[in-house]
RNA sequence: AUAUGUGUGCGGAGGCUCGCAAAGGUAAUCUUUGAGGAAAGUCCGAACUUUACAGAAGGCAGUGCCAGGUAACACCUGGAUAUAGAAAUAUAAUGACGAGUGUAACAGAAAAUAACCGCCAUUUAUGGUAAGGGUGAAAAAGUAAGGUAAAAGCUUACUAUGUUAAAUAGUAAUAUUUGACAUGUAUAAACUCCACUGAAAGCAAGACCAAGCAGAAAGAGGGCUCUUCGCUCAAUCUUUCAGGUAGGUUGCAAAGACUUUUAUAGUGAUAUAAAAGCUAGAUAAAUGAGUCUCAAUUACAGAAUUCGGCUUAUAGCACACACAUGAUC
Numbered sequence: 001a002u003a004u005g006u007g008u009g010c011g012g013a014g015g016c017u018c019g020c021a022a023a024g025g026u027a028a029u030c031u032u033u034g035a036g037g038a039a040a041g042u043c044c045g046a047a048c049u050u051u052a053c054a055g056a057a058g059g060c061a062g063u064g065c066c067a068g069g070u071a072a073c074a075c076c077u078g079g080a081u082a083u084a085g086a087a088a089u090a091u092a093a094u095g096a097c098g099a100g101u102g103u104a105a106c107a108g109a110a111a112a113u114a115a116c117c118g119c120c121a122u123u124u125a126u127g128g129u130a131a132g133g134g135u136g137a138a139a140a141a142g143u144a145a146g147g148u149a150a151a152a153g154c155u156u157a158c159u160a161u162g163u164u165a166a167a168u169a170g171u172a173a174u175a176u177u178u179g180a181c182a183u184g185u186a187u188a189a190a191c192u193c194c195a196c197u198g199a200a201a202g203c204a205a206g207a208c209c210a211a212g213c214a215g216a217a218a219g220a221g222g223g224c225u226c227u228u229c230g231c232u233c234a235a236u237c238u239u240u241c242a243g244g245u246a247g248g249u250u251g252c253a254a255a256g257a258c259u260u261u262u263a264u265a266g267u268g269a270u271a272u273a274a275a276a277g278c279u280a281g282a283u284a285a286a287u288g289a290g291u292c293u294c295a296a297u298u299a300c301a302g303a304a305u306u307c308g309g310c311u312u313a314u315a316g317c318a319c320a321c322a323c324a325u326g327a328u329c
């Protein structure tokens, strides 16, 4: 210098004038604050609320290598294995196919009870064969020698694959070495088996205040919100017709598994301690307009109970490190 990777940050800032919302203030020409890295998707996990009190079995659903982190997770960190790559690195729906059942189109004679051409024998009726040829992703482990009528693990030697035992290293997943046994492959985001986990619904959940009345008919027990057993309650529930009222407060200061800085421990995720701080609460839905300066790159794009993640979209700018090649010193 070139190209390839990994990670981080930014993705406008400040002043003035007017306007909007919330909080504070007796009040004001008052003070302070006021959309994101994803606010998106609603895919996971929770906090919180309700179902009066428990329990057991089944069903259904989810997860799936090992060890840690976390409130928890299908998330994160670090390893192992497999694949791709020259490498740095990236990806993985990563338990079991010797429990069983399925599936592998087309081509091909045949896809697991195989036999078209071919080879051999020959009593000319047929029999044997899987070495050679062809089809296919795959033809039932491979190479060599012996053997045979022609051939084949039929026999031997050396390999390959799978299962398993021991030793060594490691917390473990696993790796290496040496043996034993066996010989169709692939597939479980095929059914299934194994291990572990799981109650359901959701802020329009709920709680409180105000207003207003008028019930009738039919049916059924209700709840533990998947089913059964079991437990418990006696007030209720469902459908149709008819009448009356309909506003507000709270949930919601967003004080939180919160944010920032420093130190210590750790490979790391993170943990502990100290100090400092309070950062939107709207409800037909607030954060806008003008101007000046700096900067420059304006892409994807706007909160509605909250938080931890994952996934998706993104014009670009800047920084750091890693691998490889070339050149120079």
Base pairs, nucleotide, nucleotide: 001325002324004322005321006320007319008318009317010316012294013293014292015291016290017289018288020034021033022032023031024030036300040311041310043309044308045307046306047305048202049201050200051199055229056228057227058226060198061197062196063195064194065079066078067077068076069075080094081092082091083090084089095193096192100191101190102187103186104185116133117132118129119128120127121126141159142158143157144156145155146154160183161182162181163180164179165178166177167176168175169174206250207249208248209247215241216240217239218238219237220236221233222232223231224230258277259276260275261274262273263272264271265270